[in-house]
RNA sequence: UCGUGCUAGGUGGGGCGUUAGCGGUGCCCUGUACUCGCAAUCCGCUAUAGCGAGACUGAAUGCCCUGUCGAGACAGUUCGCAGAUGGCCACUAGAGUUGAUAUUUAGACGUUGAUAGCCUGGUCCUGCGCGGCGAGGCCUCGUGAACCCCGUCAGGACCGGAAGGUAGCAGCGGUAAGCGAUACACCUCGGGUGCCGUGGGAACGCCGGGCUAGAGUCGGUGUUGAUAUCUAUGUCAUAUGUGGCUGCCGAAACAGGGAUGCACGA
Repeated sequence: UCGUGCUAGGUGGGGCGUUAGCGGUGCCCUGUACUCGCAAUCCGCUAUAGCGAGACUGAAUGCCCUGUCGAGACAGUUCGCAGAUGGCCACUAGAGUUGAUAUUUAGACGUUGAUAGCCUGGUCCUGCGCGGCGAGGCCUCGUGAACCCCGUCAGGACCGGAAGGUAGCAGCGGUAAGCGAUACACCUCGGGUGCCGUGGGAACGCCGGGCUAGAGUCGGUGUUGAUAUCUAUGUCAUAUGUGGCUGCCGAAACAGGGAUGCACGA
C1' cells in the first nucleotide's frame, strides 16, 4: 500500500409542554436521516439519563468539540398600526332644540292690532251626578204535572134491603217548578259609554277667549352662546391580529480544531 473479516461509532436535530431531572409518545419548526413493540388519569431511565428486539453502514464525505451565519419558536413590552365589541358625552366634530345679534322686502303676517304681560277655558288624570248601552230581575201572555198539586168528577169499583153515600182513574178547567216570548216604567250590576253637568289635581307644552299696552314678528342666511337630547372619523376600556424593540433557545449550511482501533493474508 492492497485484500478479507470483525469491533467502537453512526442510521437526524431543535422549540413548546410535561418532569426532581433526562429521553420518548403529543403539538410546532427545519430538513430527508432504518423497522417493530411500550406510552398522557402516561412509558422507560438516573447526570454514562428511553427500555426491548431486529436490520443497514462501518474505520471514513462518518464521529466529537468550538465558532460564524441563521430558518424558526418561546417570553416580555405604560411602543406603533388595524379593524371588532362594550361603555361614555369630560375633549373634538356633526345633528336636534333654544337664546342673542347682523343682514335679506325680489319671502309671509301685521293699527281690521305684531310682540309682551295678566286672567281664563279645552286638551291630560281622577271623584260624584245624569243620560245612554249591555245583562239580570219584576210585570204580562203562552205553554206546562199519567200518579206522588187543586176543583169537578162520565164510566167503572166499593158500602147499603132501599134511598143514598164513599174513595177516585180518564176527560175538562186551573195552578207550581220549568220552558218560550215580552213594549213602557221600576230595581240591581257592569264599562276603553257621552261635543253632558259639577268638583279636585297635574302641567306651562299646544289650541282658543277676554283685558292692558302699542310696532314689529316669523321665515332664510351669517356670527355667537346654551344643553333635559342623538351620533362618531371623538374618548375610555377589553380581547384579537400584525409590525417594532428586548431577552433566551436554535435546525440546515459554512469554517476551524480533535481523536481514529483489532485480526489475518499478500
This is a predicted structure of a 266-nucleotide RNA (Bacterial large signal recognition particle RNA) from a Chloroflexota bacterium.
Rfam family: Bacterial large signal recognition particle RNA. Rfam describes the family as follows. The signal recognition particle (SRP) is a universally conserved ribonucleoprotein involved in the co-translational targeting of proteins to membranes. By type it is a non-coding RNA gene.
NCBI's taxonomy places the organism under Bacteria, Bacillati, Chloroflexota.
A source record names the gene ffs.